[in-house]
Context: one part of a larger RNA
RNA sequence: GAUGAACGCUAGCGGGAGGCUUAACACAUGCAAGUCGGUCGGUACCGGGCCCUUCGGGGUGCCGGCGAGUGGCGGACGGGUGCGUAACGCGUAUGCAACCUACCUUAAGCAGGGGGAUAGCCCAUGGAAACGUGGAUUAAUACCCCAUAAUAUCAAUAUAUCGCAUGAUAAAUUGAUUAAAAUUUCGGUGGCAUAAGAUGGGCAUGCGUAGGAUUAGUUAGUUGGUAAGGUAACGGCUUACCAAGGCGUCGAUCCUUAGGGGUUCUGAGAGGAUUACCCCCCACACUGGGACUGAGACACGGCCCAGACUCCUACGGGAGGCAGCAGUGAGGAAUAUUGGCCAAUGGGCGGAAGCCUGAACCAGCCAUCCCGCGUGCAGGAAGACGGCCCUACGGGUUGUAAACUGCUUUUCUAUGCCAAGAAACGUUCCUACGAGUAGGGAUUUGCCGGUAGCAUAGGAAUAAGCAUCGGCUAACUCCGUGCCAGCAGCCGCGGUAAUACGGAGGAUGCAAGCGUUAUCC
Numbered sequence: 001g002a003u004g005a006a007c008g009c010u011a012g013c014g015g016g017a018g019g020c021u022u023a024a025c026a027c028a029u030g031c032a033a034g035u036c037g038g039u040c041g042g043u044a045c046c047g048g049g050c051c052c053u054u055c056g057g058g059g060u061g062c063c064g065g066c067g068a069g070u071g072g073c074g075g076a077c078g079g080g081u082g083c084g085u086a087a088c089g090c091g092u093a094u095g096c097a098a099c100c101u102a103c104c105u106u107a108a109g110c111a112g113g114g115g116g117a118u119a120g121c122c123c124a125u126g127g128a129a130a131c132g133u134g135g136a137u138u139a140a141u142a143c144c145c146c147a148u149a150a151u152a153u154c155a156a157u158a159u160a161u162c163g164c165a166u167g168a169u170a171a172a173u174u175g176a177u178u179a180a181a182a183u184u185u186c187g188g189u190g191g192c193a194u195a196a197g198a199u200g201g202g203c204a205u206g207c208g209u210a211g212g213a214u215u216a217g218u219u220a221g222u223u224g225g226u227a228a229g230g231u232a233a234c235g236g237c238u239u240a241c242c243a244a245g246g247c248g249u250c251g252a253u254c255c256u257u258a259g260g261g262g263u264u265c266u267g268a269g270a271g272g273a274u275u276a277c278c279c280c281c282c283a284c285a286c287u288g289g290g291a292c293u294g295a296g297a298c299a300c301g302g303c304c305c306a307g308a309c310u311c312c313u314a315c316g317g318g319a320g321g322c323a324g325c326a327g328u329g330a331g332g333a334a335u336a337u338u339g340g341c342c343a344a345u346g347g348g349c350g351g352a353a354g355c356c357u358g359a360a361c362c363a364g365c366c367a368u369c370c371c372g373c374g375u376g377c378a379g380g381a382a383g384a385c386g387g388c389c390c391u392a393c394g395g396g397u398u399g400u401a402a403a404c405u406g407c408u409u410u411u412c413u414a415u416g417c418c419a420a421g422a423a424a425c426g427u428u429c430c431u432a433c434g435a436g437u438a439g440g441g442a443u444u445u446g447c448c449g450g451u452a453g454c455a456u457a458g459g460a461a462u463a464a465g466c467a468u469c470g471g472c473u474a475a476c477u478c479c480g481u482g483c484c485a486g487c488a489g490c491c492g493c494g495g496u497a498a499u500a501c502g503g504a505g506g507a508u509g510c511a512a513g514c515g516u517u518a519u520c521c
Stems, first nucleotide, its partner, number of pairs: 001520003005517005012373006018366002020331001025329003029326003034073003040069001042066001045065004049060004080284003089209008099201002104197004109192002112146004122135005152177006159170004182189002210256003217247003222244008259281004264273003286307005309320004337363001339362002345359001346357004376407004386398002389396002412458006421448001426443008465510005470491003476505005486493002
């Protein structure tokens, strides 16, 4: 000098930031991922229309919505944590002639025909519940079949250009294989195949990356080859066979510790330490294992199995996973509200309106840190009174300090006015043309918030402490105590004149803080 700090004493305000470093311990409760009726059958419920009515009501999907369901997209993002990991995990530099990429953009094409189901609804039925079982029936942008198709894939033939060895690229011929879905307010929005782009990812390699040799040998899919399988893709990735290799004192293997980096702190620098907040990457989601779906997961708020734990039970059986936001218990020196809002930014779905969003934006708590402001200013000597103050008893000091006079009003109190953040989207009107885009006008939407800010009035009014005073180190005397009580970072003080203990007066240093402790340089 620094800190995600804690503790003691003290405390007026504002702005900005930060806030479980310990038990990846266990969790009550609420919320954190939905959306689309412009995919579909429908229609529990609401509103409207129509019909009937005994005036109570009933019927009807006809219309707008729409619960549950089918289907699509999203739940792989966003948010959390640092257990594991000493590793191609990370950083950096390259490579893929060995790869994938939903949504988005561009280019040029295609969309012909047919079929069988199933949820829902209905009926029956089991169970305490969770949840089922059987029958009948129905639709689709759900599923299946056929057709068509190349610039796709595979095979064959011959050719050109190029490279870095395997080879790559281009174009040609022939054969084989592979696709689809509609909906609409008629403006659109979608579907299928292909090529390219963009974005995101996968893989490989060089170098760097903690401590221990009181760890010296280690390895059997191990190292290489052939073949096959598998993968989006290369590869012992896997399997069979063959060979016997591979790594290691330039530290293998083993053990301990640890997420990595940008950074941050310190230092003249070299360096040392550090990885909280913010950003990038990785890993994980009660513990262990596994795959399914999907463009993408081996998937925090998905599934299956096993385990530990908790809960419900009619004892037959079931349910759960806060290392999301709040919150609770426990642990601890120690770390906040079961708040508001989708107004802005961003995300998901939707043609849109819109819905969802504990992401985000705000507010609350905490002197935890940084920055700023204030606690008054000027005059005022009888140098007042009072000091458990000192004294040579003359006085000195507190001290212009106070009183007193004048001034100011940041703050404070009261009253009033009152934002920016809103740009866009949306709605509506006009103009232009390429006809759904662009430009312009009007209008709507603000959690924070009646907040910030401004104005008026009042009155010095509401606001100073903490540590130290032997040397290092700025600041000294008296009293008490008497190697006691005590102090202390080091040297050291205290045994009767203690500037070092305790108190007082005074002084010094910082100041809404000041000290102590811990840790780093």
The part of an RNA shown here (small-subunit ribosomal RNA, 5' domain) has 521 nucleotides and comes from an uncultured bacterium. The full RNA is in RNAcentral, with records from ENA and SILVA.